Source information: This is a predicted structure of a 331-nucleotide RNA (Bacterial RNase P class A) from a marine sediment metagenome. Its mean pLDDT, the model's own confidence on a scale to 100, is 77.

[in-house]
């Protein structure tokens, strides 16, 4: 650790007993993260909870869910020989901004070396970006023709955009067609675009019974409050017998309820690649409140040690509920 028994603690229930206390039986009693407070939600309140605007939040595509930022499944990328893993995965042709340093030049961007040609030849003009060098990235590649040397400058092939055609809900796939030399790189966990989605606050929400004090006193006052921040609207309370606000003082700070049947758990059964879903059928499993679950004893199991023999110690870590739950994270 398992069972069993004794005392000893909390809750519910029956009984003693009409009520409280007190006995006395019987069942039940911290987790897989109870923890963070990251999302998402039930519940309660703010009015009946509206419409914008700022602002957060998500981010490929089809599903699940009460909903998610969550979970499943699929494309696409990149990593790995594989099995698999990881992705803060829309937009760069709306626009702004950055890309140190090193390079000649870091985006309407080049000419260091170099090749080529000319000249008044150890230098200068002028052509060039195919080789070479910097960097994380340097005006698509492989090849051929062509040039004075060269370049998509021209060809083929790949690659890139467009449209179209299959396949697939889709995302995206294609040894498919056609058209085009063809935007001129990365960064949107930069600003921005675009799509979605989002009242607020929060059980220390709120109700409700008792009781006590001073239902006090002073100021603004015609409008005010009340909805995260603004506007728009609306709901409510008042207009001098005074609403709201603001300031001084003064009682309470106790008791009850919310408090545990739940988007619940198990198990057959069916339908799904799956997450999950649908039925039937059993179950009821803490409700503390300064806040309970300990202690001892016998058997057994399992680990170490010992031994002639008898036996002797240990019973894992993290780590404990407070309204409830579906998650992610962390230990």
């Nucleotide at each position: 650790g398992a069972c069993g028994g004794u005392c000893g603690c909390g809750a519910u229930c029956c009984g003693g007993u009409g009520c409280c206390a007190c006995c006395g039986g019987a069942u039940c009693g911290a987790g897989g993260a109870a923890a963070g407070u990251c999302c998402g939600a039930g519940c309660u309140c703010c009015a009946c909870a509206g419409g914008g605007c700022a602002g957060a939040c998500u981010g490929c595509c089809a599903g699940g869910u009460a909903a998610c930022g969550c979970c499943u499944g699929g494309g696409c990328g990149c990593c790995g020989c594989g099995a698999g893993g990881c992705g803060a995965u829309g937009g760069a042709a709306a626009g702004g901004g950055c890309c140190a340093c090193a390079g000649a030049a870091a985006a309407c961007a080049u000419a260091c070396c170099g090749c080529c040609c000319g000249c008044u030849c150890u230098g200068c003009g002028g052509g060039u970006a195919a080789g070479g060098g910097u960097g994380a990235a340097a005006a698509g590649g492989u090849g051929g023709g062509g040039u004075a040397a060269g370049a998509g400058c021209c060809c083929a092939c790949c690659g890139c955009a467009c449209g179209c055609c299959u396949g697939g809900c889709a995302a995206c796939a294609g040894u498919g067609c056609g058209u085009g030399g063809c935007a001129c790189g990365g960064c949107a966990a930069c600003c921005c675009c675009c799509a979605g989605u989002c009242g607020g606050a929060g059980c220390a929400a709120g109700g409700c019974c008792a009781a006590a004090u001073a239902g006090g006193c002073g100021g603004u006052g015609a409008g005010g409050u009340c909805c995260g921040g603004c506007c728009c609207g609306g709901a409510c309370c008042g207009g001098c017998a005074g609403a709201a606000c603001c300031g001084c003082g003064g009682g309470u700070a106790g008791g009850c309820c919310g408090c545990u049947u739940g988007a619940g758990a198990u198990g057959g059964u069916g339908g799904g690649u799956g997450a999950c879903c649908a039925u039937c059928a059993u179950c009821c499993u803490a409700g503390a409140g300064a806040g309970a679950u300990g202690a001892c004893c016998g058997u057994c199991c399992g680990a170490g040690c010992a031994u002639c023999g008898c036996g002797c110690u240990c019973g894992a870590a993290c780590a404990g509920a407070a309204c409830u739950c579906g998650g992610c994270u962390u230990a």

It matches the Rfam family "Bacterial RNase P class A". It is annotated as a ribozyme. Of the family's consensus pairs, 97% are formed in the model.